RNA sequence: AACUUUCGGAGAGUUUGAUCCUGGCUCAGAGUAAACGCUGGCGGCAUGGCUCAGACAUGCAAGUCGAACGAAAGAACCUUCGGGUUCAAAAGUGGCAAACGGGUGCGUAACACGUGAACAACCUGCCCUAAAGUGGGGGAUAGCCCUUCGAAAGGAGGAUUAAUACCGCAUGUGGCAGAUCUUCGCAUGGAGAUCUCGCUAAAGCUUGUAAUGGCGCUUUAGGAGGGGUUCGCGGCCUAUCAGCUUGUUGGCGAGGUAACGGCUCACCAAGGCUAAGACGGGUAACUGGUCUGAGAGGAUGAUCAGUCACACUGGAACUGAGACACGGUCCAGACACCUACGGGUGGCAGCAGUUUCGAAUCAUUGGCUAAUGCGCGAAAGCGUGACCAUGCAAUGCCGCGUGGGGGAUGAAGGCCUUCGGGUCGUAAACCCCUGUCAAGAAGGAAUAAAACCACGUGAAGAGCGUGCUUGAACUAACUUCUAGAGGAAGAGGUGGCUAACUCCGUGCCAGCAGCCGCGGUAAUACGGAGACCUCGAGCGUUACUCGGAUUCACUGGGCGUAAAGGGAGCGCAGGCGGAUUGGUGUGUCAGGUGUGAAAGCCCAGGGCUCAACUCUGGAACGGCGCCUGAAACUACCAAUCUUGAGGCUUGGAGAGGUAAGCGGAAUUUCUGGUGUAGCGGUGAAAUGCAUAGAUAUCAGAAGGAACACCAAAGGCGAAGGCAGCUUACUGGACAAGUUCUGACGCUCAGGCUCGAAAGCGUGGGUAGCGAAAGGGAUUAGAUACCCCUGUAGUCCACGCCGUAAACGUUGCACACUAGGUCUUAGGAGAUUCGACCCUCCUAGGGCCCAAGCUAACGCGAUAAGUGUGCCGCCUGAGGACUACGACCGCAAGGUUAAAACUCAAAGGAAUUGACGGGGGCCCGCACAAGCGGUGGAGCAUGUGGCUUAAUUCGAUGCAACGCGAAGAACCUUACCUAGGCUUGACAUGGAUUGGACCGGCUGUGAAAGCAGCCUUUCCUUCGGGACUGAUCCACAGGUGCUGCAUGGCUGUCGUCAGCUCGUGUCGUGAGAUGUUCGGUUAAGUCCGGCAACGAGCGCAACCCUCGUCCUUAGUUACCAUCAUUCAGUUGGGGACUCUAAGGAGACAAACUUCUAUUCGAAGUGGGAAGGUGGGGAUGACGUCAAGUCAGUAUGGCCCUUACGCCUAGGGCUGCACACGUGCUACAAUGCCCAGUACAAUGAGACGCAAUACCGCGAGGUGGAGCUAAUCUUCAAAGCUGGGCCCAGUUCGGAUUGGAGUCUGCAACUCGACUCCAUGAAGCCGGAAUCGCUAGUAACGGCAUAUCAGCAUUGAUGCCGUGAAUACGUUCCCGGGCCUUGUACACACCGCCCGUCAAGUCAUGAAAGCCGGUUCUGCCCGAAGUACGUGAGUUAACUUCGGAGACAGCGUCCUAAGGCAGGGCUGGUGAUUGGGACUAAGUCGUAACAAGGUAGCCGUAGGGGAACCUGCGGCUGGAUCACCUCCUUU
Repeated sequence: AACUUUCGGAGAGUUUGAUCCUGGCUCAGAGUAAACGCUGGCGGCAUGGCUCAGACAUGCAAGUCGAACGAAAGAACCUUCGGGUUCAAAAGUGGCAAACGGGUGCGUAACACGUGAACAACCUGCCCUAAAGUGGGGGAUAGCCCUUCGAAAGGAGGAUUAAUACCGCAUGUGGCAGAUCUUCGCAUGGAGAUCUCGCUAAAGCUUGUAAUGGCGCUUUAGGAGGGGUUCGCGGCCUAUCAGCUUGUUGGCGAGGUAACGGCUCACCAAGGCUAAGACGGGUAACUGGUCUGAGAGGAUGAUCAGUCACACUGGAACUGAGACACGGUCCAGACACCUACGGGUGGCAGCAGUUUCGAAUCAUUGGCUAAUGCGCGAAAGCGUGACCAUGCAAUGCCGCGUGGGGGAUGAAGGCCUUCGGGUCGUAAACCCCUGUCAAGAAGGAAUAAAACCACGUGAAGAGCGUGCUUGAACUAACUUCUAGAGGAAGAGGUGGCUAACUCCGUGCCAGCAGCCGCGGUAAUACGGAGACCUCGAGCGUUACUCGGAUUCACUGGGCGUAAAGGGAGCGCAGGCGGAUUGGUGUGUCAGGUGUGAAAGCCCAGGGCUCAACUCUGGAACGGCGCCUGAAACUACCAAUCUUGAGGCUUGGAGAGGUAAGCGGAAUUUCUGGUGUAGCGGUGAAAUGCAUAGAUAUCAGAAGGAACACCAAAGGCGAAGGCAGCUUACUGGACAAGUUCUGACGCUCAGGCUCGAAAGCGUGGGUAGCGAAAGGGAUUAGAUACCCCUGUAGUCCACGCCGUAAACGUUGCACACUAGGUCUUAGGAGAUUCGACCCUCCUAGGGCCCAAGCUAACGCGAUAAGUGUGCCGCCUGAGGACUACGACCGCAAGGUUAAAACUCAAAGGAAUUGACGGGGGCCCGCACAAGCGGUGGAGCAUGUGGCUUAAUUCGAUGCAACGCGAAGAACCUUACCUAGGCUUGACAUGGAUUGGACCGGCUGUGAAAGCAGCCUUUCCUUCGGGACUGAUCCACAGGUGCUGCAUGGCUGUCGUCAGCUCGUGUCGUGAGAUGUUCGGUUAAGUCCGGCAACGAGCGCAACCCUCGUCCUUAGUUACCAUCAUUCAGUUGGGGACUCUAAGGAGACAAACUUCUAUUCGAAGUGGGAAGGUGGGGAUGACGUCAAGUCAGUAUGGCCCUUACGCCUAGGGCUGCACACGUGCUACAAUGCCCAGUACAAUGAGACGCAAUACCGCGAGGUGGAGCUAAUCUUCAAAGCUGGGCCCAGUUCGGAUUGGAGUCUGCAACUCGACUCCAUGAAGCCGGAAUCGCUAGUAACGGCAUAUCAGCAUUGAUGCCGUGAAUACGUUCCCGGGCCUUGUACACACCGCCCGUCAAGUCAUGAAAGCCGGUUCUGCCCGAAGUACGUGAGUUAACUUCGGAGACAGCGUCCUAAGGCAGGGCUGGUGAUUGGGACUAAGUCGUAACAAGGUAGCCGUAGGGGAACCUGCGGCUGGAUCACCUCCUUU
């Protein structure tokens, strides 16, 4: 260097609160003979009726040869006028072609196709090679002419004529036939040689002066190419098609064919095919290839190429080398056309074209005097809808363009905006260039090589050379020039998958959607816009195929619980099979060889400017056949072996099976005795039994069924299953021994047998139990659960049925792979007097675990581990353990077993929660024990409802309702009515204009307002400014909506003890651990232990206040001592109280007991206080879309001479009623009167107000003091004394009348208070319900905020007096922790089942009705071949007799048709059955928790329905107890 090998594999979404798995659905890719939507500049190369093998107007698609033949007409020339020659066209005879080329895919599941073989069983025109020949005769006929029939198509008759048309004869290289011999082969057989009175051929034409020329013809042999036949192998679905077949299978003989053959016929035999799928049904042309795929595969069979089949439908033959013939013939049928009605004609699945069908597929084009082919011809040439071209169509593939460079004010404009800006965007404008394509103009090929003809050479008409001629497309090839950025971009998408986001509109509407899913007022998902993304003359959609899909799994899956092990065994076929040796060479492997068409794919090159396209070469075509070789494995043959399997001996165990007999206890009934009023039953009852004597009790009898204890997770059996005892018969397993056979084995479709319970048939039996049925209860109902009765049945014999949660939800067999422990049966060893214990082996039965496996749970030598063999089964859920069909059954029913349609899930295991009429532990004024209330009355207040012009709005279980509101007569006020204002009651800015504003006055008016009058500035650089009025513009304003757009704040669980994190560890993961456990606590408080170790938010503590003491300080507070006073009044004091700042004190500290010398608990003392000392503030992660847009803030929406603002009046106070929260009471523990004692928190200058005076009083007059430890503010219950004497009262005070006071512009609607009078209900409150555990409840008053006044009996605080009770945690309510079940996760106010009713859809059955297809029998039977006959007809030959031929007729077969009866299949069908689906229908509540009667399976009965009940079974049942086993110690 060459050759060989190699280029190759992506996933995602969707089941859940989350997870892992199983599993379906969907998407991203590629492709198409495509269609549709929007859009569309150019060219090249391809492709273009996939549907109706429906019907077709018109034109064309197969002719050619005069060098096979004759005649006639025409034209030209010649003519001796008789005629002759030449020319080209048409008809005819004759030859060849027409069987090719072109179309289509109906039929066909077949030797049709593909591949490889075979023909010793065959044919072959034209072509090539070789050999031989081509002699001599004959009779006709079409055409033409005449006559004639018919509308036509088309015939009939007569006359005449030629041939390479037809027929004899001769010759015979050869061939055929017969006979003999030789030789070869794969069976039948083949080849060759010799012989024979046997049979058998022909045609001519033509150029030329001529030729042994050329073209033909005949016979034979060979070749090439083509065809025919046969065979192996290969390629569809269906068993809900299991049996099919009579020329069927074979034979002998004959006929027939080019040839073998039941191909056909006569006879004989009874065969042949089939589970490795016959027969039937459905579908379909096959292949090279094409598409896809990593591949294996899957799908497909347009264009191109090979084969087959067909030609209007069905049948048939003729001619011919070749056809049973697309553009030939005959017949039948349907359809269409012409017609003179007598009769004829036709076949586009050739090219164009029409019509129909359809989502859908083009021109009635040019040419063959161009190319490539084909037919004829000697040739020129003719013909050719083959073909070559053009046209139309973005139908596909490929290429090109729609400009390039510069250009920031980042223009205008659009869109968005946080208003700053951002983006479209160097994009545009603008400047400088270029000139592809298209346009115009001019030029302009290739495809052509020839043949023919002419010339030359040459013997040549061979060959060679030269020359000439010929272009449909055809000019849009290509080249040059001109002008000018000029003429040339869209489609889909932007929630995720999936690249790309904002605004507006809409408001579960309109709509989108491939899947998941969007849309109910802030939609990146609808519609529009802008921006962006992807492709680009295309882009999307729809349909289909492969892929992804390892989702039928060969490569490459599974079956304990997800779909899936047959109920169990025996066993034929089949599959698989121990060890050793030898042989063969089936599979297998190696080498060689033939074939595997071309095209295509792939590789390397070449040609079109590139590419698509095309050409050349190579490789490849995984296959099949043949030859040679190897012998390990497999198979086969032969021989041997013992370990698999079986057999033998001995032995023991067992509810193994069948039959017969026997037994006792108990229930029931009957008889008799005793005995008396109940028994029985239940949650409680009743039905029932009983004075006719029950129940109870004693004795006896009868009868049936089942077998307590032993008894165990024990034993046996293939499974179902098997239990008193004895006997008989009988199956299997096991142990020990190791003498026998010698692979005899394993598994097993179909088949056969067994097979719980229920059920069925016949006959018995029937004690108890007990479907159905009856009755009683329960209940809203109760066709149930409970109770009383009770029939089938349960039992036996015989016969059916053949199913179960027939389950270990785990097929059978074999081998291998750590341990521990218990138990049954047998054995060995050791030991003992003997037995047990102990060590070990085998076979069973259990549990716990290693490795490993598993989605996990779990399994783990009894595998779900690791392997092998065989069988069965699965492929989303529902429909459906269903329908139809078939088989079985007496029936019930069983076995086998779909589809339409609907959904995007259905499902398994595990996790975290939540829940349970599950369990355990614990707490709380939760219950209990107490005290006082509410619910009854009157009134106050709030709410609902009603009413109203308005009764403004909000709050609505606990957690709204004396709540927002700590105070609605006006105001407040948000509501209603009426009157007004419009830059506004309020803020800021701008423009124009005027002037002060303020203030005062007048009119009108309810006021607001409107209209008007008077008075009245400052600074200045003279522009104006400050201030202000008016007008205008921006804007103000809104207690309008949305608390489900929000912030903030708040309520509630709950002052409950919880909620989390980091690191580590465990788990595939969600998650777990920590936080569980044992104690303890008010507490996740603390201690101990622990794969956890730490930490955070909560608890507690730190903070405030009350209780004790100390220190400091001492006014306005205090006063023991001293003095003084009416009085701490004053001097004084600093002790006390108090005030207000700082400290001390309490920590289970000390002791005792318990406990683990812990944590902690109980007790005692001390102490002002003792076990968080009392109270307050403090509220974890979170839940309730909890409350609030009307407190404020705030997004969005809405109003703008009004939903804004002002004013007056009204309303929020309305009253048949209901509820909540309170006050006052009903009285003697009381009420009234009089006297009298003791507080604290507070408030006070727009204020609190003393003393004093007036008023019965509310209050008034007046005003000391007080910015307040200084002044102001009677505490009441209580205590003392008196009255009342149990009554609607000296209780109670509502209501009403009258008279007043105070506040306030104003007390009518609608204030509070006072006095006089009035004197209602009410005598302690039903069901139910609330608060409170100590200075608490209860009772009593005082103060304050809001406030002019007041609803205040409310709210918030303060002090006074001052109890009772708690055994305890069973129950109610709420909560915490652990555990368990779950079909719940919006989380039990959950989920969910069935009937009924309504609507829609698909489907089954159905009296029938209408088709298709197929079979059987019979009838009829065209054309036609064959056969028979052929008395009719007949040119060639004739020995003259005929032979031969034909017409006609007949027979067999048979298409179409008719009649009858079957099979299969489709459509339709009154009515009817179930099914599926559908926001808010009815009845119940069956299931999920122990789902409130555990559920489910099989079966039977019953019932509106889910369902209920009986019998047997299962755990895929919770809980408690017991037993046993295991683990640990």
Predicted 3D model of a 1529-nucleotide RNA (small-subunit ribosomal RNA) from Cerasicoccus arenae.